[in-house]
RNA sequence: AGAGUUUGAUCCUGGCUCAGGAUGAACGCUGGCGGCAUGCCUAAUACAUGCAAGUCGAACGAACUAGUUUACUAGUUAGUGGCGAACGGGUGAGUAACACGUAAGGAAUCGACCCUAGACACGAGGAUAACUCUGGGAAACUGGAGCUAAUACUGGAUAGGAUAUGACCUCAGAAGGGGACAUAUUUAAAGUAGCUUUCGGGCUACGGUGUAGGAAGAUCUUGCGUCGCAUUAGAUAGUUGGUGAGGUAACGGCUCACCAAGUCAACGAUGCGUAGCUGGGCUGAGAGGCCGAACAGCCACACUGGGACUGAGACACGGCCCAGACUCCUACGGGAGGCAGCAGUAGGGAAUUUUCGACAAUGGGGGAAACCCUGAUCGAGCAAUGCCGCGUGAACGAAGAAGGUCUUCGGAUUGUAAAGUUCUUUUAUUGGAGAAGAAUGAUUAUUUCAGGAAAUGGGAGUAAUUUGACGGUAUCCAUUGAAUAAGCCCCGGCUAACUACGUGCCAGCAGCCGCGGUAAUACGUAGGGGGCGAGCGUUAUCCGGAAUUAUUGGGCGUAAAGCGUGCGUAGGCGGUUUGUUAAGUCGCUUGUAAAAGAUCUCAGCCUAACUGAGUAAGGCGAGUGAAACUGACAGACUUGAAUACGGUAGAGGUAAGUGGAAUUCCAUGUGUAGCGGUGGAAUGCGUAGAUAUAUGGAGGAACACCAAUGGCGAAGGCAACUUACUGGGCCGGAAUUGACGCUGAGGCACGAAAGCGUGGGGAGCAAACAGGAUUAGAUACCCUGGUAGUCCACGCUGUAAACGAUGAGAACUAAGUGUUGGGGUAACACUCAGUGCUGAAGUUAACGCAUUAAGUUCUCCGCCUGGGUAGUACGAUCGCAAGAUUGAAACUCAAAGGGAUUGACGGGAACCCGCACAAGCGGUGGAGUAUGUUGUUUAAUUCGAAGAUACACGAAGAACCUUACCAGGUCUUGACAUACCAUUGACAGGUCUAGAGAUAGAUUUUCCCUUCGGGGCAAUGGAUACAGGUGGUGCAUGGUUGUCGUCAGCUCGUGCCGUGAGGUGUUGGGUUAAGUCCCGCAACGAGCGCAACCCUUAUUGUUAGUUGCUAAUGUUAAGUUAAGGACUCUAAUGAGACUGCCAGCGACAAGCUGGAGGAAGGUGGGGAUGACGUCAAAUCAUCAUGCCCCUUAUGACCUGGGCUACAAACGUACUACAAUGGCUGAUACAAAGAGAAGCGAGAUCGCGAGAUGGAGCAAACCUCAUAAAAUCAGUCUCAGUUCGGACUGGAGUCUGCAACUCGACUCCACGAAGUCAGAAUCGCUAGUAAUCGCAAGUCAGCAGAUUGCGGUGAAUACGUUCCCGGGUUUUGUACACACCGCCCGUCAAACCACGAGAGUUUGUAACACCCGAAGCCGGUGGCCUAACCGAAAGGAAGGAGCCGUCUAAGGUGGGACAGAUGAUUGGGGUUAAGUCGUAACAAGGUA
Repeated sequence: AGAGUUUGAUCCUGGCUCAGGAUGAACGCUGGCGGCAUGCCUAAUACAUGCAAGUCGAACGAACUAGUUUACUAGUUAGUGGCGAACGGGUGAGUAACACGUAAGGAAUCGACCCUAGACACGAGGAUAACUCUGGGAAACUGGAGCUAAUACUGGAUAGGAUAUGACCUCAGAAGGGGACAUAUUUAAAGUAGCUUUCGGGCUACGGUGUAGGAAGAUCUUGCGUCGCAUUAGAUAGUUGGUGAGGUAACGGCUCACCAAGUCAACGAUGCGUAGCUGGGCUGAGAGGCCGAACAGCCACACUGGGACUGAGACACGGCCCAGACUCCUACGGGAGGCAGCAGUAGGGAAUUUUCGACAAUGGGGGAAACCCUGAUCGAGCAAUGCCGCGUGAACGAAGAAGGUCUUCGGAUUGUAAAGUUCUUUUAUUGGAGAAGAAUGAUUAUUUCAGGAAAUGGGAGUAAUUUGACGGUAUCCAUUGAAUAAGCCCCGGCUAACUACGUGCCAGCAGCCGCGGUAAUACGUAGGGGGCGAGCGUUAUCCGGAAUUAUUGGGCGUAAAGCGUGCGUAGGCGGUUUGUUAAGUCGCUUGUAAAAGAUCUCAGCCUAACUGAGUAAGGCGAGUGAAACUGACAGACUUGAAUACGGUAGAGGUAAGUGGAAUUCCAUGUGUAGCGGUGGAAUGCGUAGAUAUAUGGAGGAACACCAAUGGCGAAGGCAACUUACUGGGCCGGAAUUGACGCUGAGGCACGAAAGCGUGGGGAGCAAACAGGAUUAGAUACCCUGGUAGUCCACGCUGUAAACGAUGAGAACUAAGUGUUGGGGUAACACUCAGUGCUGAAGUUAACGCAUUAAGUUCUCCGCCUGGGUAGUACGAUCGCAAGAUUGAAACUCAAAGGGAUUGACGGGAACCCGCACAAGCGGUGGAGUAUGUUGUUUAAUUCGAAGAUACACGAAGAACCUUACCAGGUCUUGACAUACCAUUGACAGGUCUAGAGAUAGAUUUUCCCUUCGGGGCAAUGGAUACAGGUGGUGCAUGGUUGUCGUCAGCUCGUGCCGUGAGGUGUUGGGUUAAGUCCCGCAACGAGCGCAACCCUUAUUGUUAGUUGCUAAUGUUAAGUUAAGGACUCUAAUGAGACUGCCAGCGACAAGCUGGAGGAAGGUGGGGAUGACGUCAAAUCAUCAUGCCCCUUAUGACCUGGGCUACAAACGUACUACAAUGGCUGAUACAAAGAGAAGCGAGAUCGCGAGAUGGAGCAAACCUCAUAAAAUCAGUCUCAGUUCGGACUGGAGUCUGCAACUCGACUCCACGAAGUCAGAAUCGCUAGUAAUCGCAAGUCAGCAGAUUGCGGUGAAUACGUUCCCGGGUUUUGUACACACCGCCCGUCAAACCACGAGAGUUUGUAACACCCGAAGCCGGUGGCCUAACCGAAAGGAAGGAGCCGUCUAAGGUGGGACAGAUGAUUGGGGUUAAGUCGUAACAAGGUA
């Protein structure tokens, strides 16, 4: 410090997620030791048991025990009394507050114990508990009578103080400060112990009293700071203030009486929710954010609520009273209790320890002290809960062992790892030694100092003895021996680390992206590896990364985001200049900022964690100084702003009036059959006279041309003309004022259209509605009608894509060119204010913006923070309503989005091409048959191919074989390959038997070479490696192939442009069959394609002349033969064609058009040749091949069957339907092929298929082999025929082991459908279509198929509008699996959260009324009472009781707020394959 994730890719915006650190944690797996910390975060739930606050006999009386003894000593204790119990310890419920923090103040206060100073302690009195006696009660406890003491209690004296009054001095303060004086009133005390004594006392110590001061502490007041919600906006009657009184330690409405009506609040009152606050902790670079365990400070609380008492201090955790809930005891009458002290229990919970030891240390209470008490504390125990440290061994050790895993079978890896050798001993075991923590303590002895008459006593030392829970602990020494000690997570990317097997969208993983559907580095296991390590992972939470709330440090044209516009209040900001001031600001000094913690520097435990010492602190306060800037005050200025004056343009506004064109309607005339409307129609109007046309009239609404990126206005908006009233702008010069300004939360005003209310008006248009069409439907688009409305007046509504999707104001920053209104000029130039375009710098994610900024800056306002839910719900405000404004959450997703790029697509555009259409010719689709496919059937009907690009396709030929399928019968190292051992010399072949055959048995026969050792070959038998598979996967593959397409495209290097994806080149102007060529150009070149090179065909030269040919001569039935090379032909090598020539067109180019010549003319015709790529296209059954599967079978052999089935459907063919024909007869002309297990002539036989037989030919020689259509005659005469030939019967031929299932052919007989074929659809542009036959491959046989060959031989093409396909450019896009795309809504189903809901129910805080405990305060007839007074009656004073105010709990009531729940209901969200349509994205088919 970043990374992953939106896309085909890219840049941006933006969310989600990860890597880091942390925790009082928990859970899973694992676990050796030590040090230091930490340990109920939940139920402030309930608590058994024990302990946690006592002490003092030197305050008091008494009792008891022990010892001596008759009076003492020592001790113990219930009670009176004193001090303490208000500390220490726990918890965080409440509290949003002077509670806390910080800084001040108290001139408004208290203060036990402690310290200092000075003063005092005089003299009296009456009781009471304990105790004794006697009652009540179960108990707790308690009544009566009697005795007694005090440092208990009560008067009196004195001092000082306090209060009141008077007048004086003094203070930074002047209100009640301080000081001194006078008068009046009021108000203190206590002893005990020790020593000494002349017995009067004196001294010491501890106490006692009042005064003044101090210290720690307490209390009160104030400034500032301290969470969320405005869907909480008003709150408040003791409320705010005053006067007086009461009360308090003290100020104060703290309380009361009276008077006034204030006080708080947008700088957020009040209400609701949440919360102890802080030092600090975690994180972060910091600013910040989150937290408030442990330690420390403060606060609050002590079962819940209320209350006071005592006291220096409490409204009191281990005190009291009352009420309530709960628990316990009970004799039922009544009582007792409060672990949020330490342990511990139950419960709750994911979860948190021992019913331990000691007062040795530190500290606290009491005491003169010893000492006692102390669950404070110090320690131990439990827990990996955390931090820190140590160890689980070290060195050498290659045969790179064994085993494991992987493997290309060679090896690699685990791995110096182990074993082994040599060492070490931390930890552990056992045995020894053994601290510090302990002194400023106590006791004893002793020294010294002050004071004192002396003694006791006090201060400061010295020596000895003594005191340790932890604990025989830390630590040290020795002993034994590598001995006692390693796991957890991860390994697809982020993120370090990879292979095998298993599984097969299953099981599972997952933080995000995502992985898993048979080759998973992502699941599970193993091997290996990576990380950390006594721990490692997961979960939860916080900060970080996140500049993702942005002060530091973001944005708002299109991504979320500028209020529709203005006026203006508060607020914020504000021109030039002078002076003063010192609030802000800055400097210095100072107080404080507790300690601990953190930083830095040292130090102590071996180190670290831990601990100690020092250093340092940005906050707040006080003092002092500076004066630039901001503020404040005073004064001045003119440039901002405004006013006045002179001009000027304008659909600016309001009101009134006027006008013409047009539509419609009415009246009348002319006139006749249609009009109207549409893509085409119909509804509609019209013979009752429409439409058309002419004249006249009525009425309403809107204002053609001018007219314009022209004008005006704040925006909405404004358009005929005239008049009246009226707002604003601009220009000119510079007369006036003198900062008067800008912005603007709330507020106010204006605000299109639609809509609402009342009243008018209503021509045209036109929601709703009706009808007609369209359509599968058509509640639409189109048509005919048509009502609200549109218009006017007055009110309301307050919203729009109210848009420049761009808030207002100010300043600055290149130009060029239009235009509007001023000024200016002779005319220019120039200038001010608007309004447009193009562009520089700059800016922007890009698009773009660019003096009219989206540039560079300033001021103010508004708004945004992922998508959906949702501008929805609830609440509130406004509105007549419609609705508007404000405005969430649960839940859900990992995206949603912006700009640009490349493709693809469009019922977008432009250009071009193709038998693509058109123009033609012939077919298919109808019939019969053949053949292939589907389907069905079957034991099997083997398998594959599936739009184009499967379907006479693999198959160039299924009777057996083929054959892969089925049934049955057989074999198991196998039908086939290699290797080993043994046996044999054969095996094969022939014959016989059984069997359907495979097979089995019998019989016959008995290999080659040799150096004689053996070798080779073959068979049989055996064992094991293995063979074998047309079994699966073409979606694991190679190879091959189809298709787009013989379409003209597809790319690269360097350079340039762009942030980038990409672009340029390859686009443009021409041209071509062509990215063919030319020209131009930030491109220049190159490659694969095109073309050419190759074959064939058309012409011809040369060479050659048999088996081919024959002009001349002879000859024959015949080129048969002699002869010939001229011709044809054959086959080798050449020539020829290149827009080369001419003319025109064209840019003088490329090229095009025409012509000449030529056998051939513009790639001459045909073929081979198929770019980058697309379709997970086809093929594992041609072949090869990974992986998987079968192994007495999914392998191998045999016989028979099947692939040939047959309601039906489709494709491809053949033959036809006839006269351009059928039949009969005659007669002519090919090319290209094939032939030895072959072609097979002549001859003979058969009606024929064919048979017999075998001449010739391994072929320019012989054979297949008569080519057919054509031509010439004859016949048929339009019929289901002399057309057509299916089907069937009979008889045969051939091939073959075998023609039944299931071959071809022949003859005789039979003679079906069919009379030119619906919708639709196919081929073809010239030697082509059409038509005719021939051959070959396959093959024993079988050709309607396929592949070749020649014969005859057309028609048409105006042209590119349309259909289909393709190419290039451009445009739009929400598509990228790319339109067979994407995608919306209702309905149906499941689940989830939420709203409404008759209601039901729970809680919270108030209010009103009733009742009213305890208690303080107040009152008090009567009653009771020791201290004082008393004249002895009583008084003073007090008590209980009673009454009253206040008041907790409780009750009643109506409301408020919050939660839960509720039949039903509403929308929302989510969910591979449901229904209906097709709204959006392309002109998305109505933008």

This is a predicted structure of a 1487-nucleotide RNA (small-subunit ribosomal RNA) from a metagenome. The RNAcentral record of the sequence draws on SILVA. Model confidence (mean pLDDT): 84 of 100. Its Rfam family is "Bacterial small subunit ribosomal RNA". Its family is annotated with ribosome and structural constituent of ribosome in the Gene Ontology.